[in-house]
Molecule: transfer RNA
Organism: Candidatus Kuenenia stuttgartensis
Parts: sequence; C1' cells; structure tokens
RNA sequence: GCCGAUGUAGCUCAGCUGGUAGAGCAAUGCUUUCGUAAAGCAUAGGUCGCGGGUUCGAGUCCCACCAUCGGCUCCA
Repeated sequence: GCCGAUGUAGCUCAGCUGGUAGAGCAAUGCUUUCGUAAAGCAUAGGUCGCGGGUUCGAGUCCCACCAUCGGCUCCA
C1' cells in the first nucleotide's frame, strides 16, 4: 500500500424490512437480615467512532476519514 471484519451505556453485547435506542453484569437507592453476602424492587447512565449525503424520517442505506483486529504484498 491492498482486501476484509469490527466500532451502540462503565464492561460484554443485541437492535429484524429505515419508523419511540435495549439486555445482562457493574453503579446508586430501597426492601429483607442482628450484620454481611445472596435475593427482590426501583433509579440513573447514550453526540450509536468522526464528518458529509440520500430520505418526511438513518444505529440501520451511500461516500470519505479515524481507530482496533486479521489476511495479502513490497523493502530491509
């Protein structure tokens, strides 16, 4: 340099045919307990990698870029 995959909550990941962004764990509070753990209930937490485009409407489609991972190639 070329090709491919991935990027969504603190972490691990879903998100269908474009139509209200979610789960588990973690965090916080409450219940329970003599107390702790466990369990149950609730709450909070998102510029969906960045910038454009298409569209009434984009996490989803298109373009360019960035980052990570893998493969190929060249040089030493």